[in-house]
RNA sequence: UUAGAUCUUUGAGGUUGAGUGAAAUUCUCUACCGGCGGUAAAGUCCGCUAACGCCCCUGGGCGCCGAACGGGUGAAAUUCCCGUACCGACGGUUAUAGUCCGGACAGGAAAGGAGCUAA
Repeated sequence: UUAGAUCUUUGAGGUUGAGUGAAAUUCUCUACCGGCGGUAAAGUCCGCUAACGCCCCUGGGCGCCGAACGGGUGAAAUUCCCGUACCGACGGUUAUAGUCCGGACAGGAAAGGAGCUAA
C1' cells in the first nucleotide's frame, strides 16, 4: 500500500407571505428543500438506498421506483455560469400534503476510524 473478516462512529432537508373557505402549513398565487457512489462540482445523466408490491419469512430474493432544456466558458461540464422549466413513497387529516403528524430512538446507499489476519 492492497485485500479480507471483526468492532465502532457518522449517515435527509424544507410552508415564508397572501387569497378563498365553516374547515386547508393539504386548494390557488408566492416561498422553501434536494440522501449515497460515479463522472469537470449533478434533485432532473449512469448506478444505488429508503418506500411500495410479490415470494420464502431469521434474513434474504425478485419486481417497481419521479423530473431539463436553451445559451456561455472550457481540453473536458445534461454537473460550473446565465436564462427559463420540471420532479418528489406509504398511512393519517374538519379540505386534496415533497415541506404537518405517523411507522421511524426504524432502516439505509455509503463515508470515516480502530486494532487483527494475509499478500

A computed fold for a 119-nucleotide RNA, annotated as FMN riboswitch aptamer (RFN element).
Its mean pLDDT, the model's own confidence on a scale to 100, is 83.
The sequence was found by an Rfam model in a public genome assembly.